A computed fold for a 114-nucleotide RNA from Hymenobacter properus, annotated as SAM riboswitch aptamer (S box leader).
[in-house]
RNA sequence: GUUUUAUACAGAAGCGGCGAGAGACUAGGCUCCCUGACCCGCUGGCAACCAUCCUUCGCGAAAGGUGCCAAUUCCUACCCACGGCGGCUUCGGCUACCCUGGGGCAUAUGACUC
Repeated sequence: GUUUUAUACAGAAGCGGCGAGAGACUAGGCUCCCUGACCCGCUGGCAACCAUCCUUCGCGAAAGGUGCCAAUUCCUACCCACGGCGGCUUCGGCUACCCUGGGGCAUAUGACUC
């Protein structure tokens, strides 16, 4: 890098270093940031996918391997449905916008395959 699959509205920050952008990509929005963000290191923590334990097999224990510690994966974009409110109409229909829900795409992480 890739295959399959599960999960993604919960949870968890201090110190030091650095010094300007950061929140994956494109666009729009919104947010964080010189009162030092992002990133890196140390320490601490969260969670429980894999592994481990149990004559209890569970919403169990524990924490070895990962992962994670602003905002739902920050939100939206494509499709469908309920509802709301308009426009056009040859009255058959067509359609803008808003809200909520579902799905899809993409992404992230685990386990697995190559």
It matches the Rfam family "SAM riboswitch aptamer (S box leader)". From the family's description: The SAM riboswitch is found upstream of a number of genes which code for proteins involved in methionine or cysteine biosynthesis in Gram-positive bacteria. The sequence was found by an Rfam model in a public genome assembly. Taxonomically the source falls in Hymenobacter (Bacteria, Cytophagia, Cytophagales, Hymenobacteraceae).